[in-house]
Context: one part of a larger RNA
RNA sequence: UCAUGGCCAAGGAACUCGGCAAGAUGACCCUGUAACUUCGGGAGAAGGGGGGCCUCCUCAGUAGCAAUACUGAGAGGUUGCAGAGCAAAGGCCCAGGCGACUGUUUACCAAAAACACAGGACUCUGCCAAAUCGAAAGAUGACGCAUAGGGUCUGACACCUGCCCGGUGCUGGAAGGUUAAGGGGGGGGCUUAGGGGUAGCGAUACCUCGAGGGUCUGAACUGAAGCCCCAGUAAACGGCGGCCGUAACUAUAACGGUCCUAAGGUAGCGAAAUUCCUUGUCGGGUAAGUUCCGACCUGCACGAAUGGUGUAACGAUCUGGGCACUGUCUCAGCCAUGAGCUCGGUGAAAUUGUAGUAGCGGUGAAGAUGCCGCUUACCCGCCACGGGACGGAAAGACCCCGUGCACCUUUACUACAGCUUAACAUGGGCGGCUGGUUGCUGAUGUGUAGGAUAGGCGGGAGGAGUUGAAGCGGCGUCGCCAGGCGUUGUGGAUCCAACCUUGAAAUACCGCCCUUUAGCAAUUGGCUGUCUAACCCGUUUGGGGACAGUGUUUGGUGGGUAGUUUGACUGGGGUGGUCGCCUCCGAAAGGGUAACGGAGGCUUCCCAAGGUUUGCUCAGGCCGGACGGUAAUCGGUCGUGGAGUGCAAUAGCAGAAGCAAGCUUGACAGUGAGGCAAACAGGCCGAUCUGGUACGAAAGUAGGGUAUAGUGAUCCGGUGGUGCUGCAUGGGUGGGCCAUCGCUCAAAGGAUAAAAGGUACGCCGGGGAUAACAGGCUGAUCUCCCCCAAGAGCUCACAUCGACGGGGAGGUUUGGCACCUCGAUGUCGGCUCGUCACAUCCUGGGGCUGGAGAAGGUUCCAAGGGUUCGGCUGUUCGCCGAUUAAAGUGGCACGCGAGCUGGGUUCAGAACGUCGUGAGACAGUUCGGUCCCUAUCUGUGGUGGGCGUGGGAUGAUUGCGGGGAUCUGGCCUUAGUACGAGAGGACCGGGCUGGACGCACCGCUGGCGGAUCGGUUGUCGUGCCCGCGGCACGGCCGAGUAGCUACGUGCGGAUUGGAUAAGCGCUGAAAGCAUCUAAGUGCGAAACCGGCCCCAAGAUGAGUCAUCCGUUAAUAAAGGCUGUGGGAGACGACCACGUUGAUAGGCGGCAGGUGGAGGUUCAGAAAUGGAUGGAGCCGAGCCGUACUAAUGAGCCUGUCAGG
Repeated sequence: UCAUGGCCAAGGAACUCGGCAAGAUGACCCUGUAACUUCGGGAGAAGGGGGGCCUCCUCAGUAGCAAUACUGAGAGGUUGCAGAGCAAAGGCCCAGGCGACUGUUUACCAAAAACACAGGACUCUGCCAAAUCGAAAGAUGACGCAUAGGGUCUGACACCUGCCCGGUGCUGGAAGGUUAAGGGGGGGGCUUAGGGGUAGCGAUACCUCGAGGGUCUGAACUGAAGCCCCAGUAAACGGCGGCCGUAACUAUAACGGUCCUAAGGUAGCGAAAUUCCUUGUCGGGUAAGUUCCGACCUGCACGAAUGGUGUAACGAUCUGGGCACUGUCUCAGCCAUGAGCUCGGUGAAAUUGUAGUAGCGGUGAAGAUGCCGCUUACCCGCCACGGGACGGAAAGACCCCGUGCACCUUUACUACAGCUUAACAUGGGCGGCUGGUUGCUGAUGUGUAGGAUAGGCGGGAGGAGUUGAAGCGGCGUCGCCAGGCGUUGUGGAUCCAACCUUGAAAUACCGCCCUUUAGCAAUUGGCUGUCUAACCCGUUUGGGGACAGUGUUUGGUGGGUAGUUUGACUGGGGUGGUCGCCUCCGAAAGGGUAACGGAGGCUUCCCAAGGUUUGCUCAGGCCGGACGGUAAUCGGUCGUGGAGUGCAAUAGCAGAAGCAAGCUUGACAGUGAGGCAAACAGGCCGAUCUGGUACGAAAGUAGGGUAUAGUGAUCCGGUGGUGCUGCAUGGGUGGGCCAUCGCUCAAAGGAUAAAAGGUACGCCGGGGAUAACAGGCUGAUCUCCCCCAAGAGCUCACAUCGACGGGGAGGUUUGGCACCUCGAUGUCGGCUCGUCACAUCCUGGGGCUGGAGAAGGUUCCAAGGGUUCGGCUGUUCGCCGAUUAAAGUGGCACGCGAGCUGGGUUCAGAACGUCGUGAGACAGUUCGGUCCCUAUCUGUGGUGGGCGUGGGAUGAUUGCGGGGAUCUGGCCUUAGUACGAGAGGACCGGGCUGGACGCACCGCUGGCGGAUCGGUUGUCGUGCCCGCGGCACGGCCGAGUAGCUACGUGCGGAUUGGAUAAGCGCUGAAAGCAUCUAAGUGCGAAACCGGCCCCAAGAUGAGUCAUCCGUUAAUAAAGGCUGUGGGAGACGACCACGUUGAUAGGCGGCAGGUGGAGGUUCAGAAAUGGAUGGAGCCGAGCCGUACUAAUGAGCCUGUCAGG
């Protein structure tokens, strides 16, 4: 010193984030018990009382025949400080938040308000259920069946649960739009048997058309779900406004206006687990209340099953208050035990470049034991402390970086499972309805004119008819309502055609077709019914059924799963901004040159705004001139460009590049000497030659535009051209080449055709290349000072204040920079302990004052000492209460976590508000949440050993030097004096008494006081009784010697000298004056040096004094060892003593403590009491006394130099 126990005066939470911890309460019996309440509870509420032991007494019960015994109650007696006497065994109350409750949870930092929960609601599911696991078989669900099972939300109970369906989701919807594979196949390309053409006498060549087949391609149409669309749905995801005006004080706005919306937040609650501003305001509580409770309502940013508001009971929950109680504290003390320390035994660890490892100032990669300078320091241990060794531990968890990782999310991208849609297959029979196409047969066809319902073209002069014509009736069908067609009955022989009109002539007749349509057939679809035999279920004869299921293809859906992406620059990162090109400045007179430097532009335009030839001169001013003005058009004159040049700027341009007109297309094809620029890619200038062209008489000029921006590599693909290629051959497809098109690939040298987020659950690799702390540099900001002096101050700048401005200092603020540290420099506040600066809060000494006194203001000197306790909050700070002489400002890694704390901040849990679709997030809030280290060096406090100190010793000293101390109030007096109208009220000086602080002590007052005394409970032992003893925290309880102590007591700060500060002077010149100064000289402060107290000669500078002791091998003086001890002590050391002795023990006495022993006797029935007797017992104290132990024993160290 720590740990664990025990006690504590007075106070009693003043401690602290917080009563943390510890105390207190405690079992049983009796009594008594509030609000509130779900009537159960609350409740052990709270609060109060009781208890031992004895009994001849009374009653009751039980057993017994009874005597009697036991139990209980009563009554009486008796005793202690205390009777549940030890042990074991709730502290309580009030109010609020949250959660109803009992439960559950992060095994190892979170037990909670989180989870669960009965209850509520929505939703799915009809049974081979839905859902779930699985590749499937199969299984769970469930041997259950909608009062069941699954999912989601809410979370007992009470009262309730408003509005919005626009978005998203879900559910429904036979219409419409869009839409896949499949079906469909109009067509198209290629190929060529053959035909045609041209040339050739011909062979043949070339061109062209091209059947069939093959092949490539493929339009219309058909084709489901989905999506669009239309509805429904919020206890689905979710959402639930703004502005302006208005009432006879003001304020406010029941009222009105207006805009927007899907709808604009209802009830209730409200500064709240939600309120930023905020410690809102008021009330309560307190001396004082950032917390708490009650209100108010301005709700940054409550609000109704992500439920709203209440609520009895419950809670190791969170918050505030109170009572009780206490060492939490004021403020500490004592004791015990175990460590620590010494000795004996045994015996690790991290760490460690080598170490002979000091302080200060400086320097330095910016905080040095190690460098520079100065100072300090004899050598070596041991015990302590923990400031430093940017101490140890862990390749920083924060931050940034990595074309790192992981996991999570989603309307990121892309896939996949799953689900779903359609087609086809497995896969059949028989019907009905209804499409498409083709074929056959039949029907059908009305502009006008016209006998009339004339489809087209062609043929055509005849055709139809008893196989029944005309006419008439019925029925069917078409229809432009005029009629046509069919059929049937009757009828019984005619009817039609060339006629007149018409662009077109007869349905007289025949042929080929067209439109529309009917029937049939074939084919191909769709819808629907039915059957049973595939298939499925069941099994008993049943049920389902070509569906379901399964397979292939197909569209949709699809964070269920997976793989990935999610840029860079950046005075850290993020947010913001930017990213290519042009112009100027920066740019330092060649070129080039950076910044998140200063300013602007571009992603085009023009068929003239191009070429050429010819011509012209602008802006502006002045003068003149109808409307006409400052300014229109006209004339004159001056006019180097002050204009114009499509668009920015710069450089140009009048001989024009500016402004016009004529003719035009050089806004050419091919070529590219030579250069500029330049990493490459790319960019720029360009004569000549050839061809053809425009203008010009010609010389000539012209390969766009006064120049510099107006942009995009490669791949991939399209289009046009082509004399290249042509995988057996011929062709072709395809490709190449030339030309051209498709990128805000704008992150613009362009990672992919195609890509966003979260991580506080995180991980890895790196970085002090880069942030947060601290340091450093800087000093804008900050603090302080100064200069000037406009003004304020009645007057008056300067008693006091001081604008507009200016100059500094400091390095405490906020910053800037990014220099050490990311293979770790722990971060706010508190506690503890200080130390320094002075820009001084108090105390001290002065000046000025708008100083009468007193009290102040301001300022100079001054750092010796001092500088309070509480309420609130994590707070620093601040506000408040009460004091004070005063309640200073700063530095010391915002001093101090190998010293403590851990309330705040800053991991993992959880909640609220807000943001986000979400994962999640918030210098917003809220509840909870592991603080390791045995000290090597240095440093510091102690304490020894060695050696030295020119012989060795014992004692006593000097004081170089160092340290300590240094505070101040009140009262009385001077004196109610000076001063003052009064009220008030001193200086200077004297005295007394306090507070805080310090040192010492234990006589007093207290505390503790584990081998002191006593009381007493339970139990065990001593055979029993008596009496004692052990254990139970020392069992508990009451006292208490020595000793240690404070709460107790004594003392201290002084007096005073020296030298000074500001200041005040004397004398006194420079400067005939003046002047405190220049020479000289005097005063003048808690500061400085002494004085007071302590350490101190290792003060290696080793001092001084007194005394003792020696001379030649063993000793002397002296000391040590050793023994007995100690008010000394970790061990060493120190002190006392060792027989010539009181050192310790013992013994005796005394002091002192306890408080009346045991035995005996007496009284009593007994418990118990009295007497003997201030008894007995007693550790440490005092005084004695050698009885015991300190040996008549012994060992060790210890004399040098000079003469």
The prediction has a mean pLDDT of 86. Large-subunit ribosomal RNA, half B from uncultured Fibrella sp., 1203 nucleotides, folded computationally. Rfam family: Bacterial large subunit ribosomal RNA.